[in-house]
RNA sequence: GUCUUCAUAGUUCAACGGAUAGAACAGAGGAUUCCUAAUCCUCAGAUCGAGGUUCGACUCCUCGUGGAGACACCA
Numbered sequence: 001g002u003c004u005u006c007a008u009a010g011u012u013c014a015a016c017g018g019a020u021a022g023a024a025c026a027g028a029g030g031a032u033u034c035c036u037a038a039u040c041c042u043c044a045g046a047u048c049g050a051g052g053u054u055c056g057a058c059u060c061c062u063c064g065u066g067g068a069g070a071c072a073c074c075a
Stems, first nucleotide, its partner, number of pairs: 001071007010025004018055001027043005048064005
């Protein structure tokens, strides 16, 4: 330099182009308990950035950023 692939909550992962983007763990509050742990209830929290296509985009396209891999170059 070229190509492939990935980027969603604090973490690990879901989500045919279509309902209010969900789950687990973690966090906060509460119930229970003499206290703690465990258990139960509730709450908050995310689509890497900018454009485009579409009635509708996490999803498709382009450019960029970052991670991983392959190839090339490197006297």